This is a predicted structure of a 1389-nucleotide RNA (small-subunit ribosomal RNA) from an uncultured bacterium.

[in-house]
RNA sequence: GUUUGAUCCUGGCUCAGGAUGAGCCCUUGCGGCGUGCCUAAUACAUGCAAGUCGAGCGCACCACAUUUGUGGUGAGCGGCGAACGGGUGAGUAACACGUAGGUAACAUGACUAUACGACGAGGAUAACGGUUGGAAACGACUGCUAAGACUGGAUAGGAUUAUUGGGGGCAUCCCUAAUGAUUUAAAGGACUCUUGAGUACGCGUAUGGAGUGACCUGCGGCGCAUUAGCUAGUUGGUGAGGUAACGGCCCACCAAGGCGAUGAUGGGUAUCCGGCCUGAGAGGGUGAUCGGACACAUUGGGACUGAGAUACGGCCCAGACUCCUACGGGAGGCAGCAGCUAAGAAUAUUCCACAAUGGACGAAAGUCUGAUGGAGCGACGCCGCGUGGAUGACGAAGGCCGAAAGGUUGUAAAAUCCUUUUAAACUGGAAGAAUAAUCAUGGUAGGGAAUGACCGUGAGGUGACCGUACAGUUUGAAUAAGCAACGGCUAAUUACGUGCCAGCAGCCGCGGUAACACGUAAGUUGCGAGCGUUGUUCGGAAUUAUUGGGCGUAAAGGGCAUGUAGGCGGUUUUGAAAGCUUGAUGUGAAAUCCCACAGCUUAACUGUGGAACUGCAUUGAGAACUACAAGACUAGAGUUACUGAAGGGAAACUAGAAUUCCAAGUGUAGGGGUGAAAUCUGUAGAUAUUUGGAAGAAUACCAAUGGCGAAGGCAAGUUUCUGGCAGAUAACUGACGCUGAGGUGCGAAGGUGCGGGGAGCAAACAGGAUUAGAUACCCUGGUAGUCCGCACAGUAAACGAUGUACACUAGGUGUUUGACCAUGAGGUUGGGUGCCAAAGCUAACGUGAUAAGUGUACCGCCUGGGAAGUAUGCCCGCAAGGGUGAAACUCAAAGGAAUUGACGGGGGCCCGCACAAGCGGUGGAGCAUGUGGUUUAAUUCGAUGGUACGCGAGGAACCUUACCUGGGUUUGACAUAUACUGGAAUACUGUAGAGAUACAGUAGCGUAGCAAUACGCCGGUAUACAGGUGCUGCAUGGCUGUCGUCAGCUCGUGCCGUGAGGUGUUGGGUUAAGUCCCGCAACGAGCGCAACCCCUACUGCCAGUUACUAACAGGUUAAGCUGAGGACUCUGGCGGAACUGCCGGUGACAAACCGGAGGAAGGUGGGGAUGACGUCAAGUCAUCAUGGCCCUUAUGUCCAGGGCUACACACGUGCUACAAUGGUAGAAACAAAGCGAUGCUAAACCGAGAGGUCAUGCAAAACGCAAAAAAGCUAUCGUAGUUCGGAUUGGAGUCUGAAACUCGACUCCAUGAAGUUGGAAUCGCUAGUAAUCGCGCAUCAGCACGGCGCGGUGAAUACGUUCCCGGGCCUUGUACACAGCGCCCGUCA
Repeated sequence: GUUUGAUCCUGGCUCAGGAUGAGCCCUUGCGGCGUGCCUAAUACAUGCAAGUCGAGCGCACCACAUUUGUGGUGAGCGGCGAACGGGUGAGUAACACGUAGGUAACAUGACUAUACGACGAGGAUAACGGUUGGAAACGACUGCUAAGACUGGAUAGGAUUAUUGGGGGCAUCCCUAAUGAUUUAAAGGACUCUUGAGUACGCGUAUGGAGUGACCUGCGGCGCAUUAGCUAGUUGGUGAGGUAACGGCCCACCAAGGCGAUGAUGGGUAUCCGGCCUGAGAGGGUGAUCGGACACAUUGGGACUGAGAUACGGCCCAGACUCCUACGGGAGGCAGCAGCUAAGAAUAUUCCACAAUGGACGAAAGUCUGAUGGAGCGACGCCGCGUGGAUGACGAAGGCCGAAAGGUUGUAAAAUCCUUUUAAACUGGAAGAAUAAUCAUGGUAGGGAAUGACCGUGAGGUGACCGUACAGUUUGAAUAAGCAACGGCUAAUUACGUGCCAGCAGCCGCGGUAACACGUAAGUUGCGAGCGUUGUUCGGAAUUAUUGGGCGUAAAGGGCAUGUAGGCGGUUUUGAAAGCUUGAUGUGAAAUCCCACAGCUUAACUGUGGAACUGCAUUGAGAACUACAAGACUAGAGUUACUGAAGGGAAACUAGAAUUCCAAGUGUAGGGGUGAAAUCUGUAGAUAUUUGGAAGAAUACCAAUGGCGAAGGCAAGUUUCUGGCAGAUAACUGACGCUGAGGUGCGAAGGUGCGGGGAGCAAACAGGAUUAGAUACCCUGGUAGUCCGCACAGUAAACGAUGUACACUAGGUGUUUGACCAUGAGGUUGGGUGCCAAAGCUAACGUGAUAAGUGUACCGCCUGGGAAGUAUGCCCGCAAGGGUGAAACUCAAAGGAAUUGACGGGGGCCCGCACAAGCGGUGGAGCAUGUGGUUUAAUUCGAUGGUACGCGAGGAACCUUACCUGGGUUUGACAUAUACUGGAAUACUGUAGAGAUACAGUAGCGUAGCAAUACGCCGGUAUACAGGUGCUGCAUGGCUGUCGUCAGCUCGUGCCGUGAGGUGUUGGGUUAAGUCCCGCAACGAGCGCAACCCCUACUGCCAGUUACUAACAGGUUAAGCUGAGGACUCUGGCGGAACUGCCGGUGACAAACCGGAGGAAGGUGGGGAUGACGUCAAGUCAUCAUGGCCCUUAUGUCCAGGGCUACACACGUGCUACAAUGGUAGAAACAAAGCGAUGCUAAACCGAGAGGUCAUGCAAAACGCAAAAAAGCUAUCGUAGUUCGGAUUGGAGUCUGAAACUCGACUCCAUGAAGUUGGAAUCGCUAGUAAUCGCGCAUCAGCACGGCGCGGUGAAUACGUUCCCGGGCCUUGUACACAGCGCCCGUCA
């Protein structure tokens, strides 16, 4: 970082750090110091890695001298070494290692100290010669010869043994003296000279030392119990053997032991340690290089030699492999240094030298030394240096970004000045490393010695590295920078390309056309001769928790008890001192780590000193605590006596109610059962009812968060037997206690075995229903079983999901059972059992003396989810099954508690034409219109559940028009600018053509200026650009629909909560309303509601023309016609009026509601405008605007014609009807709101009519459209496909318009279709509403059954909120949050 919408927790996964014998990718200048087969202990060609000594011995040969000699070489005898050094880690879980001890149970070459000695004899043998076998390796026989080789003898000391003494100790025993017996030694060569001595070396014996080795013991360090029993030389004894030495080490006999839950035995893995890495530490991991120990040397076994081996470069035997072979037989062992092969991701030169250090041999010179010192290769690691420094703004060019301005790369570069580490060339450098050995000589410490140690002096040959380190001179910035990253974690961003493709990714996750996550570029960040990545390991991870975790619900308390081992344990005294505390001593190798100082120019590296090594052992002191021993106590625990309560357990007996069955009586048609039915039962008499009988099982009421029991569990009554518990008071025992791995017992239901029993109930099963199906739920039957006895089984959500025991820590209130005081209610104190609650605890929920608080003791259990309580092994079981109990693989989560929403065929309250009650429709017919589908060259495009479908479109014949066909055009039909060029603009005519267009002609000459020219306009050429109803409404703005005119949505401060959040906004009332009132840890506020705005209903005032006319006057056939009036109607301004204001009741004294009065209007009076936070990636890129993409002689643009009007069909919305509440005809009434100059048009005339002609008024309270219609009155029709209905079709016309063929409307005549009230289903409407009737307007040349308005006539019904739909508030559940169109399970692919 990652589980969630968000939160807290639990919990895993992942990352940042360090390290590495490392590998891989890209890159690479130098030096120093280190380091380099982790894999196949696979197989190995070749060379080298252990020899040396002539001062032990003889022989052969060579050289030089030659008088015997001197020097050398070779094989051999002999001595020492070869057991060290070097390699590797296969084996080994062991006294192998580490550490501390022991050996009174031991060994010891070379070295060293001391003492003594070295006398005197002998016989061989290799070499060599001869013969001979074999291919070879290698021999055989015979002869000769030497020694410091070998063998006796003497002597000494030692050893062994026997006897007798002395001393000591640690149980065995040790030391020592005397006497006797037995046994065992020796070697010389060299040099010197005084010729028998000296010197050093060598030899023998004994006793010591030093060092080395052997054996024994305590303690320590891996995992598996799905390895629980192992063991006959096994354990011990006696005796003998064997060993350097103890020992069953080996053997004979005897005994039956020994080891093991503190993990024997078995199997797995593994060299161990100092150390190294990490970590704050405790720990964890590791055991390369260096150092100590062990083991091994092709595999297995064996001994010999030797002081030492069971021997890497020795021997023998066996096996595998390789090689040689004359096939008879032989040879070999790189886990030494190089090197080769193989395996592998991967690990070096067949180098130089013994100059130094060390080793073997030698008296020494010296020889040998792949030990070692060096060099080579590898960025494998650590460390150091460099790749230049200064100045340098025109902030160059180029790149990248940006609309531009500009920004950035960037003082970076260039340029100027300077330096020379490094590099190259040359020169110096026998420097330093060195005076070591050796010889001579002097000294120091110590009681004292050296193959001793150290410090001096003199002489003194020798260098692999290497012409190296270092120094100097010259040249010239000259020779030298990359890698990774840039979404978050995690420092650092932009552009382009790509389009769930290619790809990235450590985790979360990116990529489906605007990718900060892919690829590239530019820039930036990080590190830098390296950088990334991969593997491993520690850390973070308190994620195995000793330090330092947990278990009510996240993983986790065993079903319950009893009790063994073990762990833990009351008060007090004394003792000893095991633990404990403290001191001393020894050890804890060196190196490493840490500190200080020093040496390489620095560092790495190295040296010196100190500290440390937290450990173990020995020894002294102390005695508080724990353990131990001895003694005492009574508070824990228990015993006895007294009292009490109880469904505690077992057995026997008894009782009543009910059920079923049997028998009999009465009695008649049903009974039973269900949501409704049926199966079933009944006239062969059921059900019902009465009487009698039988059987089995269970015990109503009492009965209760009441009782008892360890848990499971226990319920009629009585008796017997028996267990536990509580209380009070005495006495007694004297820590006898707590817990408890294994073990043992108990253990619901169901199940199993055997034997009984069987009324009811009832798995399985059968039938009937339900259902799409119904192997279920419901019904009718019904067998195991349920019951009893005996045995098995051993599990449950065996739950308080809470182990047992003890102690302590506020209260309140019930209940049960005791005791005490008091005696009206009461109080005190024990044991149980409940509720609420404080502190505390808890992630929260919650818990809270019956703890999940605070402590103690002991046991059990947990460590991400899934796979899985599965597989396998073992144990148990008659079986079913139970107990114990994994891994591979897979995911980045799984989970707990709480929060806000959403959802529920959850609950409560409430609302709405939501239902109900009504009225009228749609769905059936014909037509109109829209859509789907189909068709078409095209039938342009969009809208498409509610929220598309008389929608965009408020009006497609052309135009519109975006579509199709054909014909044109390309700076364009349209805009701006520049350059050049022609022309006034403009109007008209003709020709060709379907037209666009092309050509020709006529008329016409703008403003300023003398003119050139400039401006304006038109055309041409060229360039920038125009243009697009092309795509993306899922890139957008704006606008709109919908939930919904629903009552909600929020904020500030405060308070509560760890937090998300809550509170406020919930509650009680009330409202149309989060409307108002009251209450309340809330107090206020905002957007919504309401009001403010408009229309309408009443009225006052003012004002009256085109409206009006009461009074006065005039006047007509008539008429507000005229004068006049401002009363009325009306018009249109300003006001008033309604506020639950008043009264009564209800309510809580509130808000409010109900009723009433008054009033034109009464409780928002009616209607409109007004649409909160938000939802639907809702709709629109085709109103407009706009990012990105696309087209550019075309996807632009112009024109003609066609299409959008098609038509087997399906749907939506309407109109007209089906008729008498009607049709037809006639006469005759009453509106409102609008519109009118390219207009509305009166009157008159013509026409049957649409209409025409002429003509008048009116830019409108004036004139016109204009006739309102239904209603009312009169007449007729008489229930019929009609005098209903009008589709369709024929004919004739009118009007608009260039133009009515595709494709307009209207009129008249004729024609007269379907249709007789419409299935399932469904829509609207609560009052001036529905229904019904007409009128007007927009669009518009013309075209309206649609849309928007207007008035006329004018109802019915609402009990009510159970149900359907939608919504609001509260509450509840949730595994949902894309939010039930969710999530999710199984099967199949």

The coordinates come from a structure-prediction model, not an experiment, and the mean pLDDT is 83.